The RNA shown here (transfer RNA) has 72 nucleotides and comes from Candidatus Uhrbacteria bacterium RIFCSPLOWO2_02_FULL_49_11.
[in-house]
RNA sequence: CGGGGACUAGUUCACCGGUAGAACGCUCGGUUCGGGACCGAGAGGUAGAGGGUUCGAUCCCCUCGUCCCCGA
Numbered sequence: 001c002g003g004g005g006a007c008u009a010g011u012u013c014a015c016c017g018g019u020a021g022a023a024c025g026c027u028c029g030g031u032u033c034g035g036g037a038c039c040g041a042g043a044g045g046u047a048g049a050g051g052g053u054u055c056g057a058u059c060c061c062c063u064c065g066u067c068c069c070c071g072a
Base pairs, nucleotide, nucleotide: 001071002070003069004068005067006066007065010024011023012022013021018055026042027041028040029039030038048064049063050062051061052060
């Protein structure tokens, strides 16, 4: 320098045009002498940044950023 991939909750990942979910973690409660495990409830994300297309974008397009892979 060229090509490809990933970026979504604290972490690991779903969803892939119709206003975002799970598991683990966290908080509260139950259970226990107490803890773990288990059960119930809850909080937590303007989806890496900006712009475009669309009635509507996490999803499609463009630019940039970070990381990874391949090639030179």

Its Rfam family is "tRNA". Rfam classes the family as a transfer RNA. The organism belongs to Candidatus Uhriibacteriota, within Bacteria.